[in-house]
Context: one part of a larger RNA
RNA sequence: CUCAGGUCAGGGAAAUCGGCAAAAUAGUGGUGUAUGUUUUCUACAAACCAUGUCUGCGCUUGGUAAGCGCAGAUAGCAUUGACAAGGGAAGAGCGACUGUUUAUCAAAAACACAACUCGCCGCAAAGCCGUAAGGCUUAGUACAGCGGGUGACGCCUGCUCACCGCUAGUCCGCGAAACCCCAAUUCAACGGGACUAAGCGCUAGCAAAGAGCGGGAGUAACUCUGACUCUCUUAAGGUAGCGUAAUACCUCGUCACUUAAUAGGUGACUUGCAUGAAUGGCGUAACGACUCUUCUACUGUCCCGACCUGGGACCUG
Numbered sequence: 001c002u003c004a005g006g007u008c009a010g011g012g013a014a015a016u017c018g019g020c021a022a023a024a025u026a027g028u029g030g031u032g033u034a035u036g037u038u039u040u041c042u043a044c045a046a047a048c049c050a051u052g053u054c055u056g057c058g059c060u061u062g063g064u065a066a067g068c069g070c071a072g073a074u075a076g077c078a079u080u081g082a083c084a085a086g087g088g089a090a091g092a093g094c095g096a097c098u099g100u101u102u103a104u105c106a107a108a109a110a111c112a113c114a115a116c117u118c119g120c121c122g123c124a125a126a127g128c129c130g131u132a133a134g135g136c137u138u139a140g141u142a143c144a145g146c147g148g149g150u151g152a153c154g155c156c157u158g159c160u161c162a163c164c165g166c167u168a169g170u171c172c173g174c175g176a177a178a179c180c181c182c183a184a185u186u187c188a189a190c191g192g193g194a195c196u197a198a199g200c201g202c203u204a205g206c207a208a209a210g211a212g213c214g215g216g217a218g219u220a221a222c223u224c225u226g227a228c229u230c231u232c233u234u235a236a237g238g239u240a241g242c243g244u245a246a247u248a249c250c251u252c253g254u255c256a257c258u259u260a261a262u263a264g265g266u267g268a269c270u271u272g273c274a275u276g277a278a279u280g281g282c283g284u285a286a287c288g289a290c291u292c293u294u295c296u297a298c299u300g301u302c303c304c305g306a307c308c309u310g311g312g313a314c315c316u317g
Base pairs, nucleotide, nucleotide: 001312002311003310004309005308006307007306008305010303011302014301019298027051028050029049030048031047036041038152052074053073054072055071056070057069058068059067060066075079087296088295089294090293091292092291093290094288095287099111100110115150116149117148118147119146120145127136128135129134153283154282155281156280158213159212160211163210165206166205167204168203169202172201173200174199180193181192182191214232215231216230217229218228241275242272253269254268255267256266257265258264
């Protein structure tokens, strides 16, 4: 110097991206327990008490304090000397939850999930594997099977079928070869016509299918604002919600709270560069080795270092 372990005056996160690491808490018995809530939980919430008590005596010391010990009494469900053994509280984000995952840098807000929804499918089914025989689904039969999406629960899920796609219809238009007819040819090829499948066109439907969801003027007895009016335009012009957001460029938006001081956090406002409703919207108790902020306890993280024990490197032999 390094690795592992330990102790520390006073302060107590001032260290740091961040309390990372460490410390503190811890068992048992009793008391007690807020808010919220899906009434089950939250909850070991939090907080407090006890973990022996009483009497007499001895030893250690110059003496006190303190420690150690002896004898006796007494109570119990329970007497944490080692080991073992939760720190706690508050507010937000995301995901309902228990689960799953990148064997060997990622455990998560990703995946799954119950639940909701859409599509296909009547069984010699749909879907899948195989050239086939055959097989899986299934020794199942629509309360079943397969495929896509959302993701508990609560309140909800707006407008648009112009584009793209799918489904159905129509037989009016387009629409191939063959067959047929006409013409032509020595025979043919070649030429023309009629008929016509799918499909396209056309007509409808479908958005929990892919997708999309405007602009400019004027206007109210001070000003501001604009319920209202006009106009261009679209398939329709973003509804309810939420909103400076895991989404906001400007931006460290503005105000309030929190601090001595805050590019942080929370609550509001909000014309949102470029939110928005199953690519789900907004809430939500419980849960989380998730992410952010604050408080309390605690501490060598730090002020600011010091020392101890052991291993190694290293030096000498």

RNAcentral holds the full RNA, with entries from ENA. A computed fold for a 317-nucleotide part of an RNA from a Candidatus Martarchaeota archaeon, annotated as large-subunit ribosomal RNA, domain IV. The source organism's lineage runs through Archaea, Thermoproteati and Thermoproteota. Its Rfam family is "Archaeal large subunit ribosomal RNA".